[in-house]
RNA sequence: CGGGACGUGGCUCAGCUUGGUAGAGCACUUGACUGGGGGUCAAGGGGUCGUGGGUUCAAAUCCCGCCGUCCCGA
Numbered sequence: 001c002g003g004g005a006c007g008u009g010g011c012u013c014a015g016c017u018u019g020g021u022a023g024a025g026c027a028c029u030u031g032a033c034u035g036g037g038g039g040u041c042a043a044g045g046g047g048u049c050g051u052g053g054g055u056u057c058a059a060a061u062c063c064c065g066c067c068g069u070c071c072c073g074a
């Protein structure tokens, strides 16, 4: 320098193909059961989707630029 994959709650990921209310597991908070711990059950809080634009009535999703991580090639 060229090509490709990935970026979504604290962590690991789904959702993108086919645009229409942002989700799961774990973790966290509170309560119940338990002598306590652990465990189980119930309820709850937390992200506007790497970033800047564009298209659209509407964008995590489509298009373009940039940033970061990784892989391949030179």
Stems, first nucleotide, its partner, number of pairs: 001073007010026004020057001028044006050066005
Molecule: transfer RNA
Organism: Actinomadura alba